The prediction has a mean pLDDT of 88.
Predicted 3D model of a 321-nucleotide part of an RNA (large-subunit ribosomal RNA, domain IV) from an Anaerolineae bacterium.
The RNAcentral record of the full RNA draws on ENA.
The source organism's lineage runs through Bacteria, Bacillati, Chloroflexota and Anaerolineae.
Context: one part of a larger RNA
């Protein structure tokens, strides 16, 4: 020095990206036990007190030590906020996590030889089910809600007209020629190569409906007896101009916004405010008890994390044989 443990004077988070390590709690019995809360919880909340050996049925009494839970395994607590309701599942081998699941909520398909999936087919899952079933999308307990836009696209639905395939139809036209002409050129029939009009479905155009369909949800000027500021007006556009409700926020460029709390001092936290660069209502808002090896903040406890490093043990380098 390295690496596993041991103690450690005073301080006690100064350490650090962060309390990561470690320390610290820890079993039983007793007393306690708060906010909130879906009245189940929250709860081992927190805080406390006991604990030994001897006699006794026990109540009690006695003894020993400075101290008795245990050899050892065995919650550290509290507060605050923020995602996710929750138990669950995942990146075998760097990520468990706010991703995924989920119960429940809503669209929408589907009437049974169901839609759908596999398979050239057979067939088979669906399902030995039958709209209180199945399949998809979306959302994700529960509470309270879920604004406005049907122009565009999609879906549904119509069924007048306008286009419009094969097909039907054949106007006409083009080659070949029997024939008549002197010739040039004409030229039936029939075969042939074509072929207008003119009938033709669904789409498509057209009509309409539909947002828990795929989306969207403004601008610019002026105004009130002190300033500001606009509850008002004005004007341009728009399919329709963001309602509720939360907003510096897991979303805020400016930014360490601005005030207010916490600290002696706080780019992080907590309250607020609204100027949302660029929230917003199922790609769902907006709260929420309980729950989390989640994530950010604080307090108490606690400690070799530190200040700052020491000793000691075990085993390693190393050096000798």
């Nucleotide at each position: 020095c390295c690496u596993u443990c041991g103690u450690u004077a005073a301080g006690g988070a100064a350490c650090u990206a962060g309390g990561c390590a470690a320390a610290a709690u820890a079993g039983c019995c007793c007393c306690g036990u708060a906010a909130c809360u879906u009245c189940g919880g929250a709860a081992g909340a927190a805080g406390g007190g006991g604990c030994g050996c001897c006699a006794g049925a026990g109540a009690u009494g006695g003894c020993c030590g400075c101290a008795g839970a245990g050899a050892a395994a065995u919650g550290g607590c509290u507060c605050u906020a923020u995602c996710g309701a929750c138990u669950g599942u995942u990146u075998a081998c760097c990520a468990a996590a706010a991703a995924c699941a989920c119960a429940g909520g809503u669209c929408u398909c589907u009437g049974c030889c169901a839609a759908c999936u596999c398979g050239a087919a057979a067939g088979a899952g669906g399902a030995a089910g039958u709209a209180u079933a199945g399949g998809g999308g979306c959302u994700g307990a529960c509470a309270c809600c879920u604004g406005c836009c049907c122009a565009g696209u999609g879906c549904c639905g119509g069924a007048a007209g306008g286009u419009u395939a094969a097909a039907g139809g054949g106007a006409g036209a083009g080659g070949u020629u029997a024939g008549g002409g002197a010739a040039a050129g004409c030229g039936a029939a029939g075969c042939u190569u074509u072929g207008a009009a003119c009938u033709g479905a669904a789409g498509c155009c057209c009509c309409g409906g539909u947002g828990a369909a795929c989306g969207g949800c403004g601008g610019c000027c002026g105004u009130a007896a002190c300033u500001a500021u606009a509850a008002c007006g004005g004007u341009c556009c728009u399919a329709a101009g963001g309602u509720a409700g939360c907003g510096a926020a897991a979303u805020u460029c400016c930014u360490u916004g601005u005030c207010g709390g916490g600290u002696a001092a706080g780019u992080u936290c907590c309250g607020a405010c609204c100027c949302g660069c660029a929230c917003g209502a199922a790609a769902g808002g907006u709260g929420u008890a309980a729950c989390g090896a989640g994530u950010g903040g604080a307090g108490c406890a606690c400690u070799g994390u530190c200040u700052c490093a020491a000793c000691g043990a075990g085993g390693g380098a190393c050096c000798c044989g």